RNAcentral holds the sequence, with entries from ENA.
A computed fold for a 72-nucleotide RNA from a Planctomycetota bacterium, annotated as transfer RNA.
Rfam family: tRNA.
RNA sequence: GCCAGGGUAGCUCAGCGGUAGAGCAGCGCAUUCGUAAUGCGCAGGCCGUGAGUUCGAAUCUCAUCCCUGGCU
Repeated sequence: GCCAGGGUAGCUCAGCGGUAGAGCAGCGCAUUCGUAAUGCGCAGGCCGUGAGUUCGAAUCUCAUCCCUGGCU
């Protein structure tokens, strides 16, 4: 330099145009003599950044910044 994949909640990942989700972690309550476990609930992200298309974009297009792998 070229090609491919990826960037979404604290972490690991879903979500192929129509209100952004799960598991774990955190907080509260229940349960227990107490802890753990378990059950119920709560909170937490405007989706790497900027622009474009569209009535509508995490999703499509372009540019750009990072990460991983491959080729040279």